[in-house]
Molecule: c-di-GMP-I riboswitch aptamer
Organism: uncultured Eubacteriales bacterium
RNA sequence: CGAAUCGAUCGGCAAAACCGGCGAAAGCCGGCGACGCAAAGCUACAGGGCCUCGGAGGAAUCCAUGGCAGCCAGUUGCAGGC
Numbered sequence: 001c002g003a004a005u006c007g008a009u010c011g012g013c014a015a016a017a018c019c020g021g022c023g024a025a026a027g028c029c030g031g032c033g034a035c036g037c038a039a040a041g042c043u044a045c046a047g048g049g050c051c052u053c054g055g056a057g058g059a060a061u062c063c064a065u066g067g068c069a070g071c072c073a074g075u076u077g078c079a080g081g082c
Stems, first nucleotide, its partner, number of pairs: 005081002012037002018031005035070001041075003047072002049068003054063003
C1' cells in the first nucleotide's frame, strides 16, 4: 500500500407501526420509534430484477415519462484487530 475477514472502542445509519404533509398509485419528506445493517454511504442513464399507473390483449402476457439502492449489482469509503 492492497485484498479478504472480523467489528473491540468511540460512534454511524434507521425497518415496521404511529402522527403531519406530498402523490392517481407505487412511494417520498419531516417527527417519533428501532427491526436490523461492517457500507442500510452514493448510483435508477453501467446492468439485471421488482412495484405502481393506465393502455393493449379472449387469455397468457406486454408496455413509464413514476418509483424501489434495506433485491442482486456498480462505485466510493472507516481511527481498531487478524